The prediction has a mean pLDDT of 78. A computed fold for a 131-nucleotide RNA from Clostridium carboxidivorans, annotated as c-di-AMP riboswitch aptamer (ydaO/yuaA leader). The same sequence occurs in records of 2 taxa. The RNAcentral record of the sequence draws on Rfam and Ribocentre. It matches the Rfam family "c-di-AMP riboswitch aptamer (ydaO/yuaA leader)". About the family: This family represents a conserved RNA structure found upstream of the ydaO and yuaA genes in Bacillus subtilis and related genes in other bacteria. The ydaO/yuaA element is thought to act as a genetic 'off' switch for the ydaO and yuaA genes in its native state. The family has 106 seed sequences and 7,607 matches in Rfam 15.1.
[in-house]
RNA sequence: AUAUUUAUACCGCUGAAUCAAUUUGAACGGGAGAACCAAUUUUUGGGGUGAAUCUUGCCAAUAAGAGCAAGUAGGGUUAUUCUUCAACCCGAAUCCGUCAGCUAAUCUCGUAAGCGUUGGAGAGAAGUUUU
Numbered sequence: 001a002u003a004u005u006u007a008u009a010c011c012g013c014u015g016a017a018u019c020a021a022u023u024u025g026a027a028c029g030g031g032a033g034a035a036c037c038a039a040u041u042u043u044u045g046g047g048g049u050g051a052a053u054c055u056u057g058c059c060a061a062u063a064a065g066a067g068c069a070a071g072u073a074g075g076g077u078u079a080u081u082c083u084u085c086a087a088c089c090c091g092a093a094u095c096c097g098u099c100a101g102c103u104a105a106u107c108u109c110g111u112a113a114g115c116g117u118u119g120g121a122g123a124g125a126a127g128u129u130u131u
Stems, first nucleotide, its partner, number of pairs: 011116004018026003027111006037101001045099001046096004054071005074090005081123005
């Protein structure tokens, strides 16, 4: 000097999952639930949260399922916002239990978990104090 790893602090990311208070509230999210409208297809079960759907091939082999691979609807990051180019990623999991369209009033639930990005161009906005 370079590279890698670990730890701590600040900061930041996915996500609704934060703030204040000590009586619990606020805020942000989810579900159930009239009229009207829509839909009439309910074992070929159906439905919810979520970006996370779908296709093909391989394995298997009477078939099916699981698994694997390549893609894909869709989603995220690149440190104010937007547009654009580029790069790097995700594309899961789980719940209800035969049952739920929308939905005012109303009822009800959650506030976890897990992590570590910083490239270019253009445009615009905000800003410190007091009233």